[in-house]
RNA sequence: GAGCCUAUAGCACAAAUGGUAGUGCGUUUGACUCCAGAUCAAAAGGUUGAGGGUUCAAGUCCUUCUAGGCUCA
Numbered sequence: 001g002a003g004c005c006u007a008u009a010g011c012a013c014a015a016a017u018g019g020u021a022g023u024g025c026g027u028u029u030g031a032c033u034c035c036a037g038a039u040c041a042a043a044a045g046g047u048u049g050a051g052g053g054u055u056c057a058a059g060u061c062c063u064u065c066u067a068g069g070c071u072c073a
Base pairs, nucleotide, nucleotide: 001072002071003070004069005068006067007066010025011024012023013022019056027043028042029041030040031039049065050064051063052062053061
């Protein structure tokens, strides 16, 4: 320098063909307990890496960057 892949909650990951952004762990609160753990119930937590475009509607399609990874030179 060229090509390809990845980026979604604190962490690990889902989200057929564009149509309500979700699961597990963790966190907080409550129940239980002498206390804690385990268990049960509930809640909070997201500008879907950044900018732009297409569309009635974008995590998803197009485009330019950024970061990481792989291959080739």
Model confidence (mean pLDDT): 80 of 100. Transfer RNA from Anaeramoeba ignava, 73 nucleotides, folded computationally. It matches the Rfam family "tRNA". Rfam describes the family as follows. Transfer RNA (tRNA) molecules are approximately 80 nucleotides in length. It is annotated as a transfer RNA.